[in-house]
RNA sequence: UUGUUUGUGGCUCAUUCGGUAGAGCAAUGCACUGUUAAUGCAUGGGUAGCGGGUUCGAGUCCCGCCAAACAAA
Numbered sequence: 001u002u003g004u005u006u007g008u009g010g011c012u013c014a015u016u017c018g019g020u021a022g023a024g025c026a027a028u029g030c031a032c033u034g035u036u037a038a039u040g041c042a043u044g045g046g047u048a049g050c051g052g053g054u055u056c057g058a059g060u061c062c063c064g065c066c067a068a069a070c071a072a073a
Stems, first nucleotide, its partner, number of pairs: 001072007010025004019056001027043005049065005
């Protein structure tokens, strides 16, 4: 320098063909317990790396940029 892949709640990941984003773990509260842990129930938390475009509608398609990993030179 070029190419490929990835970038979604605190963490790890889903989201088939574009239709108003979910799970597990973690956190908080309650119950249980002599206490802690474990277990059970409940709750909050993301507008999806940044910007733009297409569309009635974009996490999902297109373009640019940024970051990370890998490959080639």
Model confidence (mean pLDDT): 80 of 100. This is a predicted structure of a 73-nucleotide RNA (transfer RNA) from Ottowia sp. Its Rfam family is "tRNA". Rfam describes the family as follows. Transfer RNA (tRNA) molecules are approximately 80 nucleotides in length. It is annotated as a transfer RNA. It is recorded under the gene name trnN. The source organism's lineage runs through Bacteria, Betaproteobacteria, Burkholderiales, Comamonadaceae and Ottowia. The RNAcentral record of the sequence draws on ENA.